[in-house]
Molecule: transfer RNA
Organism: Vicugna pacos
């Protein structure tokens, strides 16, 4: 230099046009004699950035950024 993928809660990742979500993690309660486990509940989000299509865009179309990869 070309080609691909990837970007969504602290972290790991679904979600592929119509309300943003699961695990862990982090707070609270219950439950023990206390801890651990185990329930229940809760907070946490500019979905990478910018522009386009659309009634509506995490999603689709350019273009840009950071990462990974494969070729040269």
């Nucleotide at each position: 230099g070309a080609g691909g993928g990837u970007g969504u809660a602290g972290c790991u990742c679904a979600g592929c046009g119509g309300c943003a979500g699961a695990g862990c993690a982090c707070g609270c309660g219950c439950u023990u004699a206390g801890c651990a486990u185990g329930c229940a509940c809760g907070a946490g989000g500019u979905c990478c950035u910018g522009a386009g299509u659309u009634c509506a865009a995490u999603c689709c179309c350019c273009a840009g950024c950071a990462c990974c990869u494969u070729c040269a």